Notes: Predicted 3D model of a 119-nucleotide RNA (Guanidine-I riboswitch aptamer) from Vreelandella aquamarina. NCBI's taxonomy places the organism under Bacteria, Pseudomonadati, Pseudomonadota, Oceanospirillales, Vreelandella. The prediction has a mean pLDDT of 77.

[in-house]
RNA sequence: CCAAUAGAUCGCUAGGGUUCCGACGCCAUCAACGAUAUGCCCCUGAUGGACGUGGCUGGUCCGAGAGCAAUCGACCUUGCAAGCGCAAGGUUACACGGCGGGAUAAAAGCCCGGGAGGA
Numbered sequence: 001c002c003a004a005u006a007g008a009u010c011g012c013u014a015g016g017g018u019u020c021c022g023a024c025g026c027c028a029u030c031a032a033c034g035a036u037a038u039g040c041c042c043c044u045g046a047u048g049g050a051c052g053u054g055g056c057u058g059g060u061c062c063g064a065g066a067g068c069a070a071u072c073g074a075c076c077u078u079g080c081a082a083g084c085g086c087a088a089g090g091u092u093a094c095a096c097g098g099c100g101g102g103a104u105a106a107a108a109g110c111c112c113g114g115g116a117g118g119a
C1' cells in the first nucleotide's frame, strides 16, 4: 500500500405502554377488636368488584437500519485438489433525520422508513 459484500434468523438491552398478573386507592360483604349503648362509624383482616391509577418499582407483553451479542449466509486471501469441492485465516464498513399515518390492549427508538428532507 492492497480485494469483496453492503443479507437473514435468534437472544437481549435502551426505550415503550397497560390486555393479563401483581401493587395502590375506592366500593361491597363477612369476620374480628374495643366499649356499654346487642347499634353505626373508624381501625384490622379475608373475600369479591363489568370501578379508578402506568405522573405504580415490578412479572407477562412490544421492542431498535442508524444498540449489544451469537449463529447462519455472502464475500476475499492462501494452501490442497484441479470435477463438485475441502481446510485455515479474514471481512461484512458507514450511518444526521422529522411532521404525519398504521398495527396491537396500548405506546414506542416497532412498521411506512437507510422513506421525505438535510449534509
Stems, first nucleotide, its partner, number of pairs: 007072003011068002015062002020059002022056001023053003026049006073092008094114001096117001100112003